A computed fold for a 762-nucleotide part of an RNA from a Candidatus Uhrbacteria bacterium, annotated as large-subunit ribosomal RNA, domain II. The RNAcentral record of the full RNA draws on ENA. NCBI's taxonomy places the organism under Bacteria, Bacteria candidate phyla, Candidatus Uhriibacteriota. Rfam family: Bacterial large subunit ribosomal RNA. The prediction has a mean pLDDT of 82.
[in-house]
Context: one part of a larger RNA
RNA sequence: GCCAGUGAGUUUAUUGCUGUUGCCUGUCGAAGGCCUACGGGCCCAAGGCACAGGGAAACCGAGUCUGAUAAGGGCAUAUCGUUCAGGUGUUUGACGUUCAAUGGGAGUGCCGAGCAAUCGGCAUUCCUGGAGAUCGUCAUUCACCUGAUCGAACGCAGCAGCAACAAGACCCGAAACCGGGUGAGCUAGCCAUGGGCAGGGUGAAGUUCGCGUAACAGCGAACGGAGGCCCGAACCCGUGAGUCGUGCAACGCUUUGGGAUGACCUGUGGCUAGAGGAGAAAUUCCAAUCGAACUCGGUGAUAGCUGGUUCUCCCCGAAAUAGCUUGUGGGCUAGCGCGUUGAUGACCCCUGGGGGUAGAGCACUGAAUGGGGACCGGUGGAGCGAUCCUACGUUCCCCAACCAAACUCCGAAUACCAGGCAAGUUAUAUCAGCGUAGUCAGUACGUGGGGGCGAAGCUCCACGGAACAAAAGGGAAACAGCCCAGACCUCCAGCUAAGGCCCUGAAAUCUCAACUCAGUGGGAAAGGUGGUGAGGCGGCGCAGACAACCAGGAGGUUGGCUUAGAAGCAGCCACCCUUCAAAGAAAGCGUAACAGCUCACUGGUCAAGCUGCCUUGCGCCGAAAAUGUAACGGGGCUUAAGUUGAGUGCCGAAGCUGAGGAUGUAUGCCGUUUACGGCAUGCGUGGUAGGGGAGCGUUCCCUGCUGCGGUGAAGCCGGACCCGUGAGGGCCGGUGGAGCGCAGGGAAGUGAGAAUGCUGGC
Numbered sequence: 001g002c003c004a005g006u007g008a009g010u011u012u013a014u015u016g017c018u019g020u021u022g023c024c025u026g027u028c029g030a031a032g033g034c035c036u037a038c039g040g041g042c043c044c045a046a047g048g049c050a051c052a053g054g055g056a057a058a059c060c061g062a063g064u065c066u067g068a069u070a071a072g073g074g075c076a077u078a079u080c081g082u083u084c085a086g087g088u089g090u091u092u093g094a095c096g097u098u099c100a101a102u103g104g105g106a107g108u109g110c111c112g113a114g115c116a117a118u119c120g121g122c123a124u125u126c127c128u129g130g131a132g133a134u135c136g137u138c139a140u141u142c143a144c145c146u147g148a149u150c151g152a153a154c155g156c157a158g159c160a161g162c163a164a165c166a167a168g169a170c171c172c173g174a175a176a177c178c179g180g181g182u183g184a185g186c187u188a189g190c191c192a193u194g195g196g197c198a199g200g201g202u203g204a205a206g207u208u209c210g211c212g213u214a215a216c217a218g219c220g221a222a223c224g225g226a227g228g229c230c231c232g233a234a235c236c237c238g239u240g241a242g243u244c245g246u247g248c249a250a251c252g253c254u255u256u257g258g259g260a261u262g263a264c265c266u267g268u269g270g271c272u273a274g275a276g277g278a279g280a281a282a283u284u285c286c287a288a289u290c291g292a293a294c295u296c297g298g299u300g301a302u303a304g305c306u307g308g309u310u311c312u313c314c315c316c317g318a319a320a321u322a323g324c325u326u327g328u329g330g331g332c333u334a335g336c337g338c339g340u341u342g343a344u345g346a347c348c349c350c351u352g353g354g355g356g357u358a359g360a361g362c363a364c365u366g367a368a369u370g371g372g373g374a375c376c377g378g379u380g381g382a383g384c385g386a387u388c389c390u391a392c393g394u395u396c397c398c399c400a401a402c403c404a405a406a407c408u409c410c411g412a413a414u415a416c417c418a419g420g421c422a423a424g425u426u427a428u429a430u431c432a433g434c435g436u437a438g439u440c441a442g443u444a445c446g447u448g449g450g451g452g453c454g455a456a457g458c459u460c461c462a463c464g465g466a467a468c469a470a471a472a473g474g475g476a477a478a479c480a481g482c483c484c485a486g487a488c489c490u491c492c493a494g495c496u497a498a499g500g501c502c503c504u505g506a507a508a509u510c511u512c513a514a515c516u517c518a519g520u521g522g523g524a525a526a527g528g529u530g531g532u533g534a535g536g537c538g539g540c541g542c543a544g545a546c547a548a549c550c551a552g553g554a555g556g557u558u559g560g561c562u563u564a565g566a567a568g569c570a571g572c573c574a575c576c577c578u579u580c581a582a583a584g585a586a587a588g589c590g591u592a593a594c595a596g597c598u599c600a601c602u603g604g605u606c607a608a609g610c611u612g613c614c615u616u617g618c619g620c621c622g623a624a625a626a627u628g629u630a631a632c633g634g635g636g637c638u639u640a641a642g643u644u645g646a647g648u649g650c651c652g653a654a655g656c657u658g659a660g661g662a663u664g665u666a667u668g669c670c671g672u673u674u675a676c677g678g679c680a681u682g683c684g685u686g687g688u689a690g691g692g693g694a695g696c697g698u699u700c701c702c703u704g705c706u707g708c709g710g711u712g713a714a715g716c717c718g719g720a721c722c723c724g725u726g727a728g729g730g731c732c733g734g735u736g737g738a739g740c741g742c743a744g745g746g747a748a749g750u751g752a753g754a755a756u757g758c759u760g761g762c
Stems, first nucleotide, its partner, number of pairs: 001762006011167002014164010026049003032043004053060002063075004079152003083148007092139005098133002103128011170308002173305001177298006188272009197262001199231003202227001206223006235259003240255004274290001276286003283292001311695006321334005335439002337436008345426003349420005359410001360408002365404002369400006376393002380389003442468002445464007473484003488661004493657003499651003502635003508648001510647006521637001527621003531618010548605005554578003559573003584599001587598003662685010696751001698748008707740002715735005721730003
């Protein structure tokens, strides 16, 4: 490393919520007793919860507390639906009773209009008609009350799920702490008793002899054999280097080196023990372990930390913020998610608000430029003096032009708040209750700001109806955050977006008009540029401009001064006059000074445009880096395949459409077995943390099939077959050789790829 096996949210108590079941003569039934087919059943009123609350309490009680109060306020005082009966009111209808309007017809009277016929009005009588009204009965609609019925809800209990709390509490993991023991066969020191040190050298004290001294001292020789003495084996050590460094070896080997009669080396026996011992002292040694040995236990210590956490499909889907925190990589509450229940919002629009930002302004506060003026101060000057003129300074006034986050005489757009509501948009929207998460390291981009250097792929805020995170697809050569666009599945169908259409490489070597010559395009500034295009404003020009060529460019005069000289041309002053087509007392070169050569200016030749400035398009220079072109992805591109403007077509995505299928949800309809199924329509189905829903499979248990099985169970191997979206389930063949299923329930040691996991094999 691979393979196989094994490996992590469990159990109990309590509490809350949800679901479900039973009861609701409220419910449950401890201990105990009785029975049992051993699964359990029955009895039992103790006790729990509930049935009333309020108050600190006494206490009172559908109320109570506060309070002087009958005030006010706090808390509390249950409800809904079905069906039936009765009652009250009400709606409507039928029938009946009693009235009866505006009307229609006829008559009479009066009035009015008209010549009149006639018409109109009013009053009245009769006939007709009957809207409508009143009352009663019955039926009926709706509302309320009373009673009853059934059900829900409330309540209690059981079970299940989720969460919290207490426990090891999802699993593995410390460095450590404490207790009891085991260790000095390694090593340190000590005690007792033994052992070892080739050979060579040096030659202390002392002694003797000789010399010597008054005697000492001293000198010499010989003898002598001292020493943490010298050289060097054994022995002990381990200085430098080499080697080794999956070694011969968890410290070796080779060579070199230190000590080698000593504080020497060493055998054996013994002593000192962890809050300790030992230590020629290095935190050194105490069994390959030492700033506190090892071992077992407390012990599953604790770990705000790291790692890991096992089957499937479906629906929704965050956060990286605020406040507090011995708090900052941890928590708690809020914010944002999910589930469930209920309510009705939200946007747009209209109306009404407050504001002091952007901008602007200078009226305030400050800052600040130029001009004019005035008062005061003050410099210098004139004047006998009064006074006048004059730099300058403070303050003020006027004119002109300005600056400000902590200035405002002003002042938006947005945003925000409140109210309104017809239409429209939204309906997985908005708000609330309950249950239950995750998040508290964010990131780039656009915009408004603070810090920084108007640096940073910088940092800190704010807003974003945008992104990534948690988003695949197309474009940007490649490229989380940019541009386009949000992937339910299938299709060898179509249309588009951004971006593209010469080749690589899908689609135009497309059309029209222009620009660029720099490979600009395809990196860059101040600055420079008679590169080139466009527009504009002037000047000169067929009475001949501009350029070129031919010719002239003169005289007074060498102007005067200066000077050695100064003659147009060192310098100073002046810069006139004349002749002329024109010619400066000279624009430049030149000479020592002259001379000489040009220019301005003029004529001629030629012949039609020439010239200055402003604005602007595209270029050019400015332009140096490390392997190799290397600053278009590449090839390559020049009336373009570059740039600008206009136009047509096409390509182009998981976007949209088409065809088929799956699924969620809302509404409606149908069927039905409370939960479900079918159909139709609308809207949906990217997804990390995370929430919810529905399922598959494993082991064991119960009930049924009184199932299957040597005519072959499980397991294993194979299959291109069948069913299911999938986890999976069948079927067939082989192997295997004795057990095993299916249906409905129940219970869990229930699913592996990762943890430097663990065990085994290779």